RNA sequence: GCGGAGGGAGACGAGGUCGCGGGCGGGCGCUUCGGCGCGCCGUUCGAGGAAAGUCCGGGCUCCACAGGGCACGGUGCCGGGUAACCCCCGGGCGUCGCGAGGCGAUGGAAAGUGCAACAGAAAGCAAACCGCCGAUGGCGGCUUCGGCCGCACAGGUAAGGGUGAAAGGGUGGGGUAAGAGCCCACCGCGUUUCCUGGUAACAGGGACGGCAAGGCAAACCCCGCCGGGAGCAAGGCCAAACAGGAACGAGUGGCGGCCCGCCGCAUUCGAGUUCCGGGUAGGCCGCACGAGGCCUCGGGAGACCGACGGUCCCAGAUAGAUGACUUCGACCGAUGAGUUCGCUCGUCGGUACAGAACCCGGCUUAUCUCCCUCCGCGAUU
Numbered sequence: 001g002c003g004g005a006g007g008g009a010g011a012c013g014a015g016g017u018c019g020c021g022g023g024c025g026g027g028c029g030c031u032u033c034g035g036c037g038c039g040c041c042g043u044u045c046g047a048g049g050a051a052a053g054u055c056c057g058g059g060c061u062c063c064a065c066a067g068g069g070c071a072c073g074g075u076g077c078c079g080g081g082u083a084a085c086c087c088c089c090g091g092g093c094g095u096c097g098c099g100a101g102g103c104g105a106u107g108g109a110a111a112g113u114g115c116a117a118c119a120g121a122a123a124g125c126a127a128a129c130c131g132c133c134g135a136u137g138g139c140g141g142c143u144u145c146g147g148c149c150g151c152a153c154a155g156g157u158a159a160g161g162g163u164g165a166a167a168g169g170g171u172g173g174g175g176u177a178a179g180a181g182c183c184c185a186c187c188g189c190g191u192u193u194c195c196u197g198g199u200a201a202c203a204g205g206g207a208c209g210g211c212a213a214g215g216c217a218a219a220c221c222c223c224g225c226c227g228g229g230a231g232c233a234a235g236g237c238c239a240a241a242c243a244g245g246a247a248c249g250a251g252u253g254g255c256g257g258c259c260c261g262c263c264g265c266a267u268u269c270g271a272g273u274u275c276c277g278g279g280u281a282g283g284c285c286g287c288a289c290g291a292g293g294c295c296u297c298g299g300g301a302g303a304c305c306g307a308c309g310g311u312c313c314c315a316g317a318u319a320g321a322u323g324a325c326u327u328c329g330a331c332c333g334a335u336g337a338g339u340u341c342g343c344u345c346g347u348c349g350g351u352a353c354a355g356a357a358c359c360c361g362g363c364u365u366a367u368c369u370c371c372c373u374c375c376g377c378g379a380u381u
Stems, first nucleotide, its partner, number of pairs: 001377010012329007020046007027038004048353001052364002055362005060231004072227005077091005092106001093104004107222002112220002114216002129161002131157003136154002138151005169187006188211001189209004194205004235285004244276005251265005292312004296307004330351009
């Protein structure tokens, strides 16, 4: 310098003006004096690392619930962390990579059922297309009658070729007609109430076994473990109008300043007043102090845990506030000028992804910039 692997940090900064939502204090208005309202004033706070997808897990709420089992769903090496997890940390094993490292639903296929396109002769108690052999049997020839030669018909053969994701251990030797764990050595594989190390998964070794038991369990299934349902539109409180119920109950409207009067509607079909229950519209709570953030100290390899240490209060809208303009500065890009070739100045543009809606822990996805460590290759010293 080029190419790669792992991890961390930040999310433009400081002001001004106007606007929007919340809290607190004040002011103003109304009031049945309990409160309620406000386009008012001051002050203060106001999105995220993913607020996203809603994929896991939990808190919280309501409903259900003797106990056990079946079914259904989830999960799956070992140890640890946690409120919990399909999460995280450490380790083992497998696999990919030269490597740093990545990935793995990573229990069971010597219980059962099932599946395997295409290709291929043959694909699950294996198989003979080419090739090889043809000892044995068969056919033909020769013969010194012992046998020899030929054919490749029966048949043998999984060494070699070819097909395939996969053809029933590998290498070497012996053996054979040719071959073959048929036999042997080493490697691999399996079993093990053995030994050593490790908490364990497992690793190394011993003994035994010629190899049987191919693959798929994110196919059914078997085994272990876990799981009640619905979700803040949960749920609770207050409560117009209309309708309903109960009690009391005779007035009331128009003309008119009032009385009288006149007209109308009610008086069994009940005006009006008061009360009641459920509860719609609407409002309030839930709802912002929490498995809380930051710092320090201690424990641990780490995830994480502890402090009877410090400090902080950090959005709460409800059709949904968090925006606009501007000044200075930072970074990036384009362009022009200057230059002592290091840069400097001016102009213009840009500064991602995105946006709370009960809360929290994760995962995944989106996305801009910077930094650190490590690996491989090349060059130079």